Guanidine-I riboswitch aptamer from uncultured Panacagrimonas sp., 106 nucleotides, folded computationally. The prediction has a mean pLDDT of 82. Of the family's consensus pairs, 100% are formed in the model. It matches the Rfam family "Guanidine-I riboswitch aptamer". The family has 100 seed sequences and 1,509 matches in Rfam 15.1.
């Protein structure tokens, strides 16, 4: 000096589009149906982590294989560490371990 990676899933974790709840009001006329307002309300459905969890590729090194030989084929094993973090902004219906951002600072 490079490289430390990317994709899916499913969580904590989010709020309020749409589902459902609930509440007012309003019409039909009933034990209830529909129209508009409020309310995140256990949930569903959406959003969802560098520093959570799996799993797949990929990348390093090695082994055996096919091969004259090689950065090939093809299969096996190994590694893929470490991580305390604001204020503010941004997008989405909206907010958040989302993204600025493994930032500022420590």
């Nucleotide at each position: 000096a490079a490289u430390g990676g990317a994709u899916c899933g499913c969580u904590a974790g989010g709020g309020u589009u749409c589902c459902g709840g609930u509440u007012c009001u309003c019409g039909c006329a009933u034990u209830g149906c529909g129209g508009g307002g409020g309310c995140g309300c256990u949930g569903g459905u959406c959003c969802g982590a560098g520093a959570g969890c799996a799993a797949u590729c990929g990348a390093c090194c090695u082994u055996c294989u096919c091969g004259a030989a090689g950065u090939u084929u093809g299969a096996g094993g190994g590694u893929u560490a470490c991580a305390c973090g604001g204020c503010g902004g941004g997008a989405u219906a909206a907010a958040a371990g989302c993204c600025c951002g493994g930032g500022a600072g420590a």